TPP riboswitch aptamer (THI element), 103 nucleotides, folded computationally. Of the family's consensus pairs, 100% are formed in the model. The sequence was found by an Rfam model in a public genome assembly. The prediction has a mean pLDDT of 76.
RNA sequence: GCCCGACGACAGGGGCGCCGGCACGACAGACCGUUCCGGCUGAGAGGCACCCUCAUCACCUGACCCGGAUAAUGCCGGCGGAGGGAGUCGUGCCGGCCUUCGC
Numbered sequence: 001g002c003c004c005g006a007c008g009a010c011a012g013g014g015g016c017g018c019c020g021g022c023a024c025g026a027c028a029g030a031c032c033g034u035u036c037c038g039g040c041u042g043a044g045a046g047g048c049a050c051c052c053u054c055a056u057c058a059c060c061u062g063a064c065c066c067g068g069a070u071a072a073u074g075c076c077g078g079c080g081g082a083g084g085g086a087g088u089c090g091u092g093c094c095g096g097c098c099u100u101c102g103c
């Protein structure tokens, strides 16, 4: 010196699935729906939370997609550097990078 990371402020974007059980609702009954409890993956499975904001990790679409695994599921991989997708300002204590000078 840069303003890359990081941090802060304000603003914005996003997802919430699968399985088992009790009870209740509806139904002739089953399927089904809801609260609660437990199990699975995950940052997060409705919380004073978590993740993301220009992009090869937020998330959506294709997709009731394809392959594998599982009790089951976007559980894992592919598709996929795909197409879309929400930002500005401040700080330089810390990390990083560049340049110059001295020893």
Stems, first nucleotide, its partner, number of pairs: 001097002004095002006091005011053004016047001017040005023034003059084003065078004